[in-house]
Predicted 3D model of a 73-nucleotide RNA (transfer RNA) from Raphidocelis subcapitata. The source organism's lineage runs through Eukaryota, core chlorophytes, Chlorophyceae, Selenastraceae and Raphidocelis. The same sequence occurs in records of 5 taxa. It matches the Rfam family "tRNA". By type it is a transfer RNA. The coordinates come from a structure-prediction model, not an experiment, and the mean pLDDT is 80. The gene name in the source record is trnH-GUG.
RNA sequence: GCGGGCGUAGCCAAGUGGUAAGGCAAUGGAUUGUGACUCCAUCAUUCGCGGGUUCGAACCCCGUCGUUCGCCC
Numbered sequence: 001g002c003g004g005g006c007g008u009a010g011c012c013a014a015g016u017g018g019u020a021a022g023g024c025a026a027u028g029g030a031u032u033g034u035g036a037c038u039c040c041a042u043c044a045u046u047c048g049c050g051g052g053u054u055c056g057a058a059c060c061c062c063g064u065c066g067u068u069c070g071c072c073c
């Protein structure tokens, strides 16, 4: 330099066009003599970033950044 994969909450991770599941963690509450367990509630109006297509984009297209794998010299 060329080509491919990946990027979603503090962490893991689902979602392939109709407005973002679940688990862990965290916070508040119930329960308890205290704690643990259990239960309830809250937790992404920016899905790496910018632009485009569309009535509508995490999803399609273009560019770009990061990371990773392969190829060439």
Base pairs, nucleotide, nucleotide: 001071002070003069004068005067006066007065010024011023012022018055026042027041028040029039030038048064049063050062051061052060